[in-house]
A computed fold for a 351-nucleotide part of an RNA from Ruania albidiflava DSM 18029, annotated as small-subunit ribosomal RNA, central domain. Its Rfam family is "Bacterial small subunit ribosomal RNA". The source organism's lineage runs through Bacteria, Bacillati, Actinomycetes, Ruaniaceae and Ruania albidiflava.
Context: one part of a larger RNA
RNA sequence: UUGGGCGUAAAGAGCUCGUAGGCGGUUUGUCGCGUCUGGUGUGAAAACUCAAGGCUUAACCUUGAGCUUGCAUCGGGUACGGGCAGACUAGAGUGUGGUAGGGGAGACUGGAAUUCCUGGUGUAGCGGUGGAAUGCGCAGAUAUCAGGAGGAACACCGAUGGCGAAGGCAGGUCUCUGGGCCACUACUGACGCUGAGGAGCGAAAGCAUGGGUAGCGAACAGGAUUAGAUACCCUGGUAGUCCAUGCCGUAAACGUUGGGCACUAGGUGUGGGAUCCAUUCCACGGGUUCUGCGCCGCAGCUAACGCAUUAAGUGCCCCGCCUGGGGAGUACGGCCGCAAGGCUAAAACUC
Numbered sequence: 001u002u003g004g005g006c007g008u009a010a011a012g013a014g015c016u017c018g019u020a021g022g023c024g025g026u027u028u029g030u031c032g033c034g035u036c037u038g039g040u041g042u043g044a045a046a047a048c049u050c051a052a053g054g055c056u057u058a059a060c061c062u063u064g065a066g067c068u069u070g071c072a073u074c075g076g077g078u079a080c081g082g083g084c085a086g087a088c089u090a091g092a093g094u095g096u097g098g099u100a101g102g103g104g105a106g107a108c109u110g111g112a113a114u115u116c117c118u119g120g121u122g123u124a125g126c127g128g129u130g131g132a133a134u135g136c137g138c139a140g141a142u143a144u145c146a147g148g149a150g151g152a153a154c155a156c157c158g159a160u161g162g163c164g165a166a167g168g169c170a171g172g173u174c175u176c177u178g179g180g181c182c183a184c185u186a187c188u189g190a191c192g193c194u195g196a197g198g199a200g201c202g203a204a205a206g207c208a209u210g211g212g213u214a215g216c217g218a219a220c221a222g223g224a225u226u227a228g229a230u231a232c233c234c235u236g237g238u239a240g241u242c243c244a245u246g247c248c249g250u251a252a253a254c255g256u257u258g259g260g261c262a263c264u265a266g267g268u269g270u271g272g273g274a275u276c277c278a279u280u281c282c283a284c285g286g287g288u289u290c291u292g293c294g295c296c297g298c299a300g301c302u303a304a305c306g307c308a309u310u311a312a313g314u315g316c317c318c319c320g321c322c323u324g325g326g327g328a329g330u331a332c333g334g335c336c337g338c339a340a341g342g343c344u345a346a347a348a349c350u351c
Stems, first nucleotide, its partner, number of pairs: 003323004007305002012319001014201004021194003025088007033081002036076007048066007091191001092188003095184005103177007110154001115149007125136002162169002206247006215241002220236004258318006266296012300307002324351003333344004
């Protein structure tokens, strides 16, 4: 390389949008580019294959045919792919009416708790641990009551539950705003899927500038433990955690499972709709159906574990990635970044 693969063995990009490209529904006509068929020309010789012949045979040589899988041109065919023209509605989208939601942004606001401050009551301890000590406290602590300040996070509801592309999202109210689902089938009429490059979003930590700082708390200090203890435990405590703006662009960014479409037994629970039965009505209940989220399980798959209509089954389309371990996600170069570093990415050598 041909291949074979990517849940756990190496391997799915963190996620989305989207350019080129690849692939693409039903139907009619047309062209005849691909495609199929026939003819002609060309496809040097040698070589090779076959047949015949010549050296006594063979090797070797000669002749003929084939081969030269191709290209050009002419004629024919038109199912399929394609171009052009037209039509359709099952894909996709729009509309109308509903509907659930911690989806996003901004503003305002609430109560509990911790800490601190002031005042009252009150007196000798408090705190902490396996046990202690450092620490706090007669300058009145801890406890308790009242008042105040400030920051951060939102108990119960709460879920095996919901929303979001992912990261993620939870006190309440208002404003702005994205997407989903269901019903109707009114409209457009293939407008679709994927997506190399590219662009945007992207936890935590970290960086820059300016604020803020209650609690927690890297670093640091002290007390313990210990042979030691640069730790685990304790008392403190700075960055940080919070806000605004800008950067960083990485995670066990995990379902360790790329996206789309179609098909392939069921059972059970739960979220959101629609509809039918039952019910005088409502609620509850039962059935059907669409759409999510779970559990169990058949066929099938799998090395096994397990997966199993939310597939890791059966197929098609597109992208990404893997190819023994170490060296190494490193060096060098390039691009990006204020930096930290990120992305791309080897080799020698060695087993």